Predicted 3D model of a 74-nucleotide RNA (transfer RNA) from an uncultured Bacillota bacterium. The sequence was found in a public genome assembly. Its Rfam family is "tRNA". Model confidence (mean pLDDT): 81 of 100.
């Protein structure tokens, strides 16, 4: 320098080739339970879908630039 991939809750990762309010498990915080902790069971809060334009009635999803990370190649 090329040329691919990957970015979605704190963490791990799902979202089916664009459509209802974006989801799960560990976590967390509240409650049930218990003599008390665990463990379990129930609620709940938590997101700028990397940025930033474009396509479209509609973009976590397509396209173009771009920034971090990872691989591969001279």
């Nucleotide at each position: 320098g090329g040329c691919g991939g990957u970015a979605u809750a704190g963490c791990u990762c799902a979202g089916c080739u664009g459509g209802c309010u974006a989801g799960a498990g560990c976590g967390c915080a509240c409650g049930a339970u218990u003599c008390a902790u665990a463990c379990u069971c129930g609620u709940g809060a938590g997101g700028u879908c990397a940025a930033c334009g474009g396509u479209u009635c509609g973009a976590u999803c397509c396209c173009a630039u771009u920034u971090a990370c990872c691989g591969c190649u001279a």